The RNA shown here (transfer RNA) has 72 nucleotides and comes from Promineifilaceae bacterium (SeqCode). It matches the Rfam family "tRNA". Rfam's curators write: Transfer RNA (tRNA) molecules are approximately 80 nucleotides in length. By type it is a transfer RNA. Its family is annotated with triplet codon-amino acid adaptor activity in the Gene Ontology. RNAcentral records the identical sequence in 2 taxa. Its mean pLDDT, the model's own confidence on a scale to 100, is 81.

[in-house]
RNA sequence: GACCCCAUCGUCUAAUGGUCAGGACACAAGACUUUCAAUCUUGAAAUGAGGGUUCGAUUCCCUCUGGGGUCA
Repeated sequence: GACCCCAUCGUCUAAUGGUCAGGACACAAGACUUUCAAUCUUGAAAUGAGGGUUCGAUUCCCUCUGGGGUCA
């Protein structure tokens, strides 16, 4: 330098262009318990940035950023 892949709550991971972006762990509060743990209930928490297509974008297209890989 060329090409390919990836980017979603704190972490991991779902979501054929459609209704509150779901789940697990973790975290917070409450219940239970003499206490802790476990269990149960509830809660907060996310689509890398910019633009385009579309009635509607996490999803499709372009550029950028970051990470990984192959080749040179």